[in-house]
RNA sequence: UGCAGAGUAGAUAACGCGCGUUAAGUGCUGAGGAAUGGGAUGUUGUCCUCAGACGAAAGGUGAACAGCCUGCGGUGAGUUAUCGCGUCCGCUGCC
Numbered sequence: 001u002g003c004a005g006a007g008u009a010g011a012u013a014a015c016g017c018g019c020g021u022u023a024a025g026u027g028c029u030g031a032g033g034a035a036u037g038g039g040a041u042g043u044u045g046u047c048c049u050c051a052g053a054c055g056a057a058a059g060g061u062g063a064a065c066a067g068c069c070u071g072c073g074g075u076g077a078g079u080u081a082u083c084g085c086g087u088c089c090g091c092u093g094c095c
Stems, first nucleotide, its partner, number of pairs: 002094004010083006017076002019073003028052007038089005058070004
């Protein structure tokens, strides 16, 4: 110098464990903010706060609003697998 590669935020699926089913959560809109390969920058995406609108699937057993079982929720986090940075520099391997 050239070639190849790894790694972010996160996404999806499976598994088991929870939460809700007296409706939280999820999803939607607006405003503000934050973190985003090791560094810089930036995009996509993500997250948080506030405000607003919308909105649900229960059933069985049982003396029971308890407990248990089966469901349901664009439900939560975990593990595993797969996928996962545009440019410049850096890192690893080879020449």
Predicted 3D model of a 95-nucleotide RNA (THF (Tetrahydrofolate) riboswitch aptamer). The sequence was found by an Rfam model in a public genome assembly. Its Rfam family is "THF (Tetrahydrofolate) riboswitch aptamer". A reference for the family is Ames et al. (2010), "A eubacterial riboswitch class that senses the coenzyme tetrahydrofolate", Chem Biol. The coordinates come from a structure-prediction model, not an experiment, and the mean pLDDT is 83.